[in-house]
């Protein structure tokens, strides 16, 4: 400098064009003599941008950040 890949909640992830789901986290309840387990509720997300579409996580462009592979001229 080429090429391939990945990005979604704090963390792992699922969702191949149609109202984004779960796990664990975290808070808050029950429950217990306290905690801890376990049960019940809340909170929380598509990496920036543009574009196609009624209609975008998804196609497509283009930027970033991270990961593999790889050179060639100077």
């Nucleotide at each position: 400098g080429g090429g391939g890949g990945u990005u979604u909640a704090g963390u792992u992830u699922a969702a191949u064009g149609g109202u984004a789901g779960a796990a664990u986290a975290a808070u808050g309840g029950u429950c217990u003599c306290c905690a801890a387990a376990a049960c019940c509720a809340u909170u929380g997300a598509u990496g920036g941008g543009g574009g196609u579409u009624c209609g975008a996580u998804u196609c497509c462009c283009u930027c970033a950040a991270c990961c593999c592979c790889u050179g060639c001229c100077a």
The prediction has a mean pLDDT of 83.
Predicted 3D model of a 74-nucleotide RNA (transfer RNA) from Candidatus Wildermuthbacteria bacterium RIFCSPHIGHO2_01_FULL_45_20.
The sequence is in RNAcentral, with records from ENA.
NCBI's taxonomy places the organism under Bacteria, Bacteria candidate phyla, Candidatus Wildermuthiibacteriota.
Its Rfam family is "tRNA". The family's RNA type in Rfam is transfer RNA.